[in-house]
Molecule: c-di-GMP-I riboswitch aptamer
Organism: Desulfobacteraceae bacterium
RNA sequence: UAACGAGCGAGCCAAACCAUAAGCAAUUAUGGGACGGAAAGCCACGGGUCCGCCGGGCAGCGGUGGACAGCCGGGUUACCUAC
Repeated sequence: UAACGAGCGAGCCAAACCAUAAGCAAUUAUGGGACGGAAAGCCACGGGUCCGCCGGGCAGCGGUGGACAGCCGGGUUACCUAC
C1' cells in the first nucleotide's frame, strides 16, 4: 500500500421467529432474538423476484405505482491485516 481475504484482535450488522406500530398488500419501523455477513454501509441505475391498481386477446401478457440493497450486476464510501 490493501484484495480474488491467510491468521489475530477490536468493534459493526442482524435471517428465521416473537411483540408493538404503520400499510390493501409486498413490506417497513422499534424492541427482543442470532441464521449468517468483509461491505449484510449507502444508491432502485440494469436484470430479477414480490405486491397493489388499470387494461386485456386471460398468457402471470401489457401499462402504471410500490417493495426487496441479506437475489445478481453496477456506482459510491469505509474498519483490520499476513505472504